[in-house]
RNA sequence: GCGGGUGUAGUAUAGUGGCUAUUAUGCGACCCUUCCAAGGUCGAGACGUGGGUUCGAUUCCCAUCACCCGCUCAA
Numbered sequence: 001g002c003g004g005g006u007g008u009a010g011u012a013u014a015g016u017g018g019c020u021a022u023u024a025u026g027c028g029a030c031c032c033u034u035c036c037a038a039g040g041u042c043g044a045g046a047c048g049u050g051g052g053u054u055c056g057a058u059u060c061c062c063a064u065c066a067c068c069c070g071c072u073c074a075a
Base pairs, nucleotide, nucleotide: 001071002070003069004068005067006066007065010025011024012023018055027043028042029041030040031039048064049063050062051061052060
């Protein structure tokens, strides 16, 4: 330099062009318990960035950023 893949709560993940974006864990409150742990209920928290297509984009397209893999050139 060329090609490909991945990017979603603190962490790990599901998901699809359209209802308030899923689940686990972590976090907070409450219940339970003599207390703690365990268990239960509720809550806050996320689509890498920019642009385009569309009535509507996390999803489709382009660019870009980060990480990973392969190839090539030089040393």
Annotation:
This is a predicted structure of a 75-nucleotide RNA (transfer RNA) from Candidatus Nealsonbacteria bacterium CG23_combo_of_CG06-09_8_20_14_all_38_19. NCBI's taxonomy places the organism under Bacteria, Bacteria candidate phyla, Candidatus Nealsoniibacteriota. The coordinates come from a structure-prediction model, not an experiment, and the mean pLDDT is 80.